RNA sequence: UUUCGUUCUCAGGGCGGGGUGUAAUUCCCCACCGGCGGUAAUGACGUUCUAGUCUAGCCCGCGAGCGCCUACAUAAAGUAGGGACAGCAGACUCGGUGUGAUUCCGAGGCCGACGGUCAUAGUCCGGAUGAGAGAGGGCGGGA
Numbered sequence: 001u002u003u004c005g006u007u008c009u010c011a012g013g014g015c016g017g018g019g020u021g022u023a024a025u026u027c028c029c030c031a032c033c034g035g036c037g038g039u040a041a042u043g044a045c046g047u048u049c050u051a052g053u054c055u056a057g058c059c060c061g062c063g064a065g066c067g068c069c070u071a072c073a074u075a076a077a078g079u080a081g082g083g084a085c086a087g088c089a090g091a092c093u094c095g096g097u098g099u100g101a102u103u104c105c106g107a108g109g110c111c112g113a114c115g116g117u118c119a120u121a122g123u124c125c126g127g128a129u130g131a132g133a134g135a136g137g138g139c140g141g142g143a
Base pairs, nucleotide, nucleotide: 001143002142003141004140005139006138007137008136009135010134016030017029018028019027031123032122033112034111035062036061037060038059043054044053045052057110058109065088066087067085068082069081070080071079072078092108093107094106095105096104114126115125116124
């Protein structure tokens, strides 16, 4: 350094102003936010030069939730498990530079689980002091 086992820690942001109304952080106008891994010409940081580090909500893939399936139970609600489960389930264009960009620069767009609610929610409340893609560390074995 790499690999296997084990263990610990960490692992999601956002309604501010105005309008209407009996009532809206839910509607309308202006705002605000962007999980994890991959990809990285350019760009930024860094170096004497290399090396190195960082950079995508809408490119590829993953995750939680719903649904579905299985088992158990049931009047019904339910409990446990399942991704060699199809689905809900998402969203980008134009111009510039360049050999090369849906990633950089400029501009204009678009998207956002389920349940709740005096009124329709990406931003409030709830499941959730949960789960988890994964990230980092400890210990032990192998190469």

Predicted 3D model of a 143-nucleotide RNA (FMN riboswitch aptamer (RFN element)) from Azomonas agilis. Its Rfam family is "FMN riboswitch aptamer (RFN element)". For this family Rfam cites "Regulation of riboflavin biosynthesis and transport genes in bacteria by transcriptional and translational attenuation" (Vitreschak et al., Nucleic Acids Res, 2002). Rfam's curators write: The RFN element is a highly conserved domain that is found frequently in the 5'-untranslated regions of prokaryotic mRNAs that encode for flavin mononucleotide (FMN) biosynthesis and transport proteins. Its mean pLDDT, the model's own confidence on a scale to 100, is 76. The organism belongs to Azomonas, within Bacteria.